[in-house]
RNA sequence: UUUUGAUAAAGGCAAAUUCAUCGAAAGGUGAAGACGCAAAGCCACGAGUCUAAGGUGUUAAAAACACUAUGAUAGUCGGGUUGCCAAA
Numbered sequence: 001u002u003u004u005g006a007u008a009a010a011g012g013c014a015a016a017u018u019c020a021u022c023g024a025a026a027g028g029u030g031a032a033g034a035c036g037c038a039a040a041g042c043c044a045c046g047a048g049u050c051u052a053a054g055g056u057g058u059u060a061a062a063a064a065c066a067c068u069a070u071g072a073u074a075g076u077c078g079g080g081u082u083g084c085c086a087a088a
Base pairs, nucleotide, nucleotide: 002088003087004086005085012037013036017032018031019030020029021028022027035075041081042080043079045078046077047076048073049072050071054068055067056066057065058064
């Protein structure tokens, strides 16, 4: 440097759920909690998925519905980037 990841060691992260809090929502953050994870570290670049406040359309208007990301997801996949331990 490359490849691989065991039932090893040192450690790490933390799904669902509950409480608090921020948010229109999706979801985020903190605490409790562990389903899992060898990048479940980081980056929304490509695809996917979720939401639809605002906007647009339908309407005489309202309500309602539809469309829409500029919102979100890195624990959906790909890509980029950094890194621990061990083995070859």

Background
Model confidence (mean pLDDT): 85 of 100. A computed fold for an 88-nucleotide RNA, annotated as c-di-GMP-I riboswitch aptamer. The sequence was found by an Rfam model in a public genome assembly.